[in-house]
Context: one part of a larger RNA
RNA sequence: CUGGGCGUAAAGCGUGCGCAGGCGGUUAUAUAAGACAGAUGUGAAAUCCCCGGGCUCAACCUGGGAACUGCAUUUGUGACUGUAUAGCUGGAGUGCGGCAGAGGGGGAUGGAAUUCCGCGUGUAGCAGUGAAAUGCGUAGAUAUGCGGAGGAACACCGAUGGCGAAGGCAAUCCCCUGGGCCUGCACUGACGCUCAUGCACGAAAGCGUGGGGAGCAAACAGGAUUAGAUACCCUGGUAGUCCACGCCCUAAACGAUGCUGACUAGUUGUUCGGGAUUUACAUCCUGAGUAACGUAGCUAACGCGUGAAGUCAGCCGCCUGGGGAGUACGGUCGCAAGAUUAAAACUC
Numbered sequence: 001c002u003g004g005g006c007g008u009a010a011a012g013c014g015u016g017c018g019c020a021g022g023c024g025g026u027u028a029u030a031u032a033a034g035a036c037a038g039a040u041g042u043g044a045a046a047u048c049c050c051c052g053g054g055c056u057c058a059a060c061c062u063g064g065g066a067a068c069u070g071c072a073u074u075u076g077u078g079a080c081u082g083u084a085u086a087g088c089u090g091g092a093g094u095g096c097g098g099c100a101g102a103g104g105g106g107g108a109u110g111g112a113a114u115u116c117c118g119c120g121u122g123u124a125g126c127a128g129u130g131a132a133a134u135g136c137g138u139a140g141a142u143a144u145g146c147g148g149a150g151g152a153a154c155a156c157c158g159a160u161g162g163c164g165a166a167g168g169c170a171a172u173c174c175c176c177u178g179g180g181c182c183u184g185c186a187c188u189g190a191c192g193c194u195c196a197u198g199c200a201c202g203a204a205a206g207c208g209u210g211g212g213g214a215g216c217a218a219a220c221a222g223g224a225u226u227a228g229a230u231a232c233c234c235u236g237g238u239a240g241u242c243c244a245c246g247c248c249c250u251a252a253a254c255g256a257u258g259c260u261g262a263c264u265a266g267u268u269g270u271u272c273g274g275g276a277u278u279u280a281c282a283u284c285c286u287g288a289g290u291a292a293c294g295u296a297g298c299u300a301a302c303g304c305g306u307g308a309a310g311u312c313a314g315c316c317g318c319c320u321g322g323g324g325a326g327u328a329c330g331g332u333c334g335c336a337a338g339a340u341u342a343a344a345a346c347u348c
Base pairs, nucleotide, nucleotide: 003320004319005318006317007302008301012316014201015200016199017198021194022193023192025088026087027086028085029084030083031082033081034080035077036076037075038074039073040072041071042070049065050064051063052062053061054060091191092188093187094186095185096184097182098181099180103177104176105175106174107173108172109171110154115149116148117147118146119145120144121143125136126135162169163168206247207246208245209244210243211242215241216240220236221235222234223233258315259314260313261312262311263310266293267292268291269290270289271288272287273286274285275284276283297304298303321348322347323346330341331340332339333338
């Protein structure tokens, strides 16, 4: 390489959109590029293979045949692929009618709590721990009542719940806006699937500029613990956490499971629709999600099991012993931190 694989052994890009490319429903006709069949020419000799022959055998030499899986020309075939034309409606999409939702962006408002400030009441403690101490407090703390300031997060509802491509999204109301699901009818008529490069989004931390700063809290300081304690525990505390704009682009970015389509037992729960029946309660059927179990089948086992890791098809990505190493060098990107692409020597 042919292959064999990718939930956990190495391996699914963090996620989407999408050009090129690859692949592509159904009917008819035409064509004959691919394809298939026949014929002709060519495919040097040697080599390889088969049947013989010659060196005592063999290697070796040698006669004949086959083969040379190829190329060209030509004659056909018309199933399949392609191409062209004309259609179809099942894939895909659009409209009409409903529905659910922490989907996204902006604005406004609210209550509880922490902290701080002012005033009142009040007096010796408070806080903290395994025990303490640092710390706070007679300059009146803690506690308690009233008032005020400010920032951040939204208890209960709350869920195996919902929405989103993923990251993620939760007080309430308003504005703008994306997607999804269901039902019946109408319409378009393959408009589809996947997607290298590309583009966009992408938790937290981090970076730049300007704000903000209640609580929490890397760093740091102090107190303890300890043989030591650059920790765990305690008292403080700055970046940061928050906002706006611009970067960074990584995560156990996980379902450790790429996307799309088809097929293959069931049972139970739950979310959102539709239908039938019923006075109602309930029951049954059906679509889309989300969970638990489980048949066949699969799996090294664990387990998966109509939401597959089963049976198939299309396309992309990735793996190929451990370490060296996701490192060096070079390139690209970045303000930086670094990210990405990505070896080898050597060694077991």
The prediction has a mean pLDDT of 90. Predicted 3D model of a 348-nucleotide part of an RNA (small-subunit ribosomal RNA, central domain) from an uncultured bacterium. Its Rfam family is "Bacterial small subunit ribosomal RNA". The full RNA is in RNAcentral, with records from ENA, Greengenes and SILVA.